[in-house]
Transfer RNA from a Candidatus Giovannonibacteria bacterium, 71 nucleotides, folded computationally. It matches the Rfam family "tRNA". By type it is a transfer RNA. NCBI's taxonomy places the organism under Bacteria, Bacteria candidate phyla, Candidatus Giovannoniibacteriota. The coordinates come from a structure-prediction model, not an experiment, and the mean pLDDT is 83.

RNA sequence: GGGAGCUUAGUUAAGUGGCAUAACUGCGGUCUCCAAAACCGCUGUCGGGGGUUCGAUUCCCUCAGCUCCCG
Repeated sequence: GGGAGCUUAGUUAAGUGGCAUAACUGCGGUCUCCAAAACCGCUGUCGGGGGUUCGAUUCCCUCAGCUCCCG
């Protein structure tokens, strides 16, 4: 220098155009003499910017970061 892939909650992941989900973590509660475990509930997320569309996590462009291949 050329090419490909990935970026979603604190963590690991699902979701490929129509209300953003799960598990674990965290917080509150039940239980217990206390704690743990178990059970119930709650909080919180689409890397930044722009475009297409009635509607974008999803499609397109660009920037940033990470990984891999070629040279």